[in-house]
C1' cells in the first nucleotide's frame, strides 16, 4: 500500500434580498415583529398497534398466520444473543429451522429394482440334491456339466441401490461374527434451554420430500380519517316487490346464545356548506446508571410541517464531500422490504511489500 466484512453518521451550514404556509404577540383587520415549515426512505402497502365505530365484547366449528432456545417490545412474522445447519481462506453472510415410526400423495430418465422388499442386467457359488466321464469287486474317489438349489459381496445404471472400511468364517457370499466409525434409546456430566461431551449397552428402524396433503403446539371479533361526532341545507317521511314474531336485522363465513322488533331490494325526487378529528407523542436530544446486545430505569433541554386541489420557492456571497442520485407529509407510531449521488469515522480479516 491493496482488496474485503460488519456498525455509525450526514441529507447541508452562515449572511442577505424577494415570495408562499401556520402559529404566537400588539394593533389602526391588515400590518408589524418574533420562533418555525417534507424523507433516509415520506416510496411499497408487506406485518403489528395507538385512535374512532359496531357488536352481550360468549362458546364452537371451518379459515388464517408463525413455526430451534432465551431474552427485548405496546405488539409482531421485528430486534438481539446463541445453538444447529449451510456458504465464504476468513472476518463474516443466509435459513419457510417443530415432526418423515399416525397416515396418504410425490420424484423425469437410465436401471433388474426407487416405500416397501428379500427383488437380478452381467455375474459368483454349485457344498448338499442331479447328470456324465475315468479308476475301482465294492464302498468311494478324482475330474467335468451347470439343471435343481444358494447369493447380493464384484461390476453396471442412476443424484441415489438393503449402513461404510478392515478382518474372520463360508461351497460362495452376507452385521453371520468381531474392531473402528455412524445409527438407536437410556444414563451421567455442562447448560435457564436449543443443543453439546462421555463411556457403556444394542446389530440395528435401507432413503429423500411436509414454501405437498397432513399432524402438533401457540396466536387471531370486524371495519376503518373517505373511521367518526358537531352545527347548518334541502325534499315527494313519494312509489313498488318480498317476507313477517315458525320471521326479519345486529362490521368477513357458518352454528348456539344473546339482544333488538320490523327487515331487504327496486324505481323516482331534493340537499350536499362549514368546523371538528389534524399534531405533546408507546416521540425527540444531552448525561449518567444497569446489561454481552436488543434495550431498560433516573436527571435535565426544547416544542420544532399540519395543507385542504394542496404551502417550504428563487438569486447571491463563502465553508464544503454534497442537492446532480432515489425522491414530495395527508390522523399517528414500531418494524420490514424496495431504490439510491457522494463523503466521512471506528473495528476486524485477507494479501503483498519493507524493517
Nucleotide at each position: 500500500g491493496g482488496a474485503g466484512u460488519c456498525g455509525g453518521c450526514c441529507a447541508g451550514a452562515c449572511a442577505g434580498u424577494c415570495g408562499c404556509c401556520g402559529c404566537g404577540u400588539g394593533c389602526u383587520u391588515g400590518c408589524a415583529c418574533g420562533g418555525g415549515g417534507a424523507g433516509g426512505a415520506a416510496a411499497g402497502u408487506c406485518c403489528g398497534g395507538g385512535c374512532u365505530c359496531c357488536g352481550c365484547a360468549g362458546g364452537g366449528c371451518a379459515g388464517g398466520a408463525u413455526g430451534c432456545u432465551g431474552g427485548c417490545u405496546a405488539a409482531c412474522g421485528g430486534c438481539c444473543a446463541g445453538g444447529c445447519g449451510u456458504c465464504g481462506u476468513g472476518a463474516g453472510g443466509c435459513g419457510a429451522c417443530g415432526g418423515a415410526a399416525a397416515g396418504u400423495g410425490g420424484a423425469a430418465c437410465a436401471g433388474a429394482g426407487a416405500g416397501c422388499u428379500g427383488a437380478a442386467c452381467c455375474g459368483c457359488c454349485g457344498a448338499u440334491g442331479g447328470c456324465c466321464u475315468u479308476g475301482g469287486u465294492a464302498a468311494c474317489a478324482a475330474g467335468g456339466c451347470a439343471c435343481a438349489g444358494g447369493c447380493a459381496a464384484g461390476g453396471g445404471u442412476g443424484a441415489a441401490a438393503a449402513g461404510g472400511u478392515g478382518c474372520g468364517g463360508u461351497a460362495a457370499g452376507a452385521g453371520c461374527g468381531c474392531a473402528c466409525c455412524g445409527c438407536g434409546g437410556a444414563c451421567g456430566c455442562a447448560g435457564u434451554g436449543a443443543u453439546g461431551c462421555g463411556g457403556a449397552c444394542g446389530g440395528c428402524a435401507g432413503g429423500c420430500u411436509a414454501a405437498a396433503c397432513c399432524c402438533c403446539a401457540u396466536c387471531c371479533g370486524g371495519a376503518g380519517c373517505a373511521a367518526g361526532a358537531c352545527c347548518a341545507a334541502a325534499u315527494a317521511g313519494g312509489g313498488g316487490u318480498a317476507c313477517a314474531u315458525u320471521g326479519g336485522c345486529g362490521u368477513g363465513g357458518c352454528c348456539c346464545g344473546c339482544g333488538c322488533u320490523g327487515u331487504a331490494c327496486c324505481c323516482g325526487g331534493g340537499u350536499a356548506g362549514g368546523u371538528u378529528g389534524c399534531u405533546u407523542g408507546a416521540g425527540a436530544c444531552u448525561g449518567u446508571c444497569g446489561g454481552u446486545a436488543a434495550c431498560g430505569g433516573c436527571a435535565g433541554u426544547a416544542c420544532u410541517a399540519g395543507a385542504g386541489g394542496a404551502a417550504u420557492g428563487a438569486c447571491u456571497g463563502u465553508c464544503c464531500a454534497a442537492u446532480g442520485a432515489c425522491a414530495g407529509a395527508a390522523c399517528c407510531c414500531g418494524g420490514c422490504u424496495u431504490a439510491u449521488c457522494g463523503a466521512c469515522c471506528g473495528a476486524c480479516u485477507u494479501c503483498c511489500c519493507a524493517c
Model confidence (mean pLDDT): 76 of 100.
This is a predicted structure of a 355-nucleotide RNA (Bacterial RNase P class A) from Vogesella oryzae.
The sequence was found by an Rfam model in a public genome assembly.
The organism belongs to Vogesella, within Bacteria.
Rfam family: Bacterial RNase P class A. Rfam classes the family as a ribozyme.